A computed fold for a 58-nucleotide RNA from Podarcis lilfordi, annotated as transfer RNA. NCBI's taxonomy places the organism under Eukaryota, Gnathostomata, Unidentata, Lacertibaenia, Podarcis.

């Protein structure tokens, strides 16, 4: 670092619960299950072939 609490080892292109949305299930809710959504990683340079990840400033 997602709305919120965190994950992300050695630099290899970013994930989890929870909320919210949809569905099934139910006479209605509530639980439960089942699917998708959702990100310039506080900011502004550096370095590298590649930065969440190393440096420097706030």
């Nucleotide at each position: 670092u997602a709305g919120c609490u965190c994950a992300g080892c050695u630099g290899g292109u970013a994930g989890a619960g929870c909320a919210g949305g949809a569905g099934a299930c139910u006479c209605u809710g509530a639980a439960u299950c089942u699917c998708g959504g959702g990100g310039u990683c506080g900011u502004g340079g550096g370095u590298u072939c590649a930065a969440g990840u190393c440096c420097c400033a706030u």
Notes:
The RNAcentral record of the sequence draws on Rfam. Model confidence (mean pLDDT): 81 of 100. It matches the Rfam family "tRNA". It is annotated as a transfer RNA.